[in-house]
């Protein structure tokens, strides 16, 4: 590369460089010189991690409550579609890919 699994409608700046892009790839539809990527501060959130602690208990496992050490996020539901089922119609549902954890390779 790839495989498994957990989540994916909540949260987070009126800062500093910077200087045109950017929302994953197509189709929209947005956001951008009232300044877009990046970077740097700030921040959110608690998968993992640590610390206490309940249940259970061979291992372990299921919880709660804290810390923020490792990740990861800080427009718009994962911004909406595409495939299925259901509707007359609709951000009805589920499914694929995608994201991000933690395992495995």
């Nucleotide at each position: 590369a790839c495989c498994u699994u957990a989540u994916c409608g909540a949260g987070a700046g009126c800062g500093g460089u910077g200087g045109a892009g950017g929302g994953a790839a197509c189709g929209g539809c947005c956001c951008g010189a009232u300044g877009a990527a990046a970077c740097c501060c700030g921040g959110c959130a608690a998968c993992c991690u640590g610390c206490g602690u309940g249940c259970a208990a061979u291992a372990u496992g299921c919880g709660c409550g804290u810390a923020a050490g490792g990740u990861g996020c800080c427009a718009a539901a994962u911004c909406c579609g595409g495939c299925g089922u259901a509707g007359g119609a609709a951000c009805a549902c589920g499914a694929a890919a995608g994201a991000u954890g933690a395992g495995g390779g």
Molecule: SAM riboswitch aptamer (S box leader)